Transfer RNA from Candidatus Daviesbacteria bacterium RIFCSPHIGHO2_02_FULL_39_12, 75 nucleotides, folded computationally.
The RNAcentral record of the sequence draws on ENA.
Its Rfam family is "tRNA". Its family is annotated with triplet codon-amino acid adaptor activity in the Gene Ontology. Rfam describes the family as follows. Transfer RNA (tRNA) molecules are approximately 80 nucleotides in length. By type it is a transfer RNA.

């Protein structure tokens, strides 16, 4: 220098055009003599950043940033 993958709640990940979900974690309540386990409910994300296409973008296109992997050249 070139190519590819990835970037989504605190963490690990799903969602591949129609205003975002799960598990764990966190909070409240129930249960227990109490704790743990269990159950119910709840809070928390401008989907890495900036543009474009579209009636509508987490999703498609372009650029940038970061992480990871591969390849080539020179020394």
């Nucleotide at each position: 220098g070139c190519c590819g993958a990835c970037a989504u709640g605190g963490c690990u990940c799903a969602g591949u055009g129609g205003u975002a979900g799960a598990g764990c974690a966190c909070g409240u309540u129930c249960u227990u003599g109490g704790u743990a386990a269990g159950a119910a409910c709840g809070g928390g994300g401008u989907c890495g950043c900036g543009g474009g296409u579209u009636c509508a973008a987490u999703u498609c296109c372009c650029g940038c940033u970061g992480u990871c992997g591969g390849c080539u050249c020179c020394c």
Annotation:
RNAcentral records the identical sequence in 2 taxa.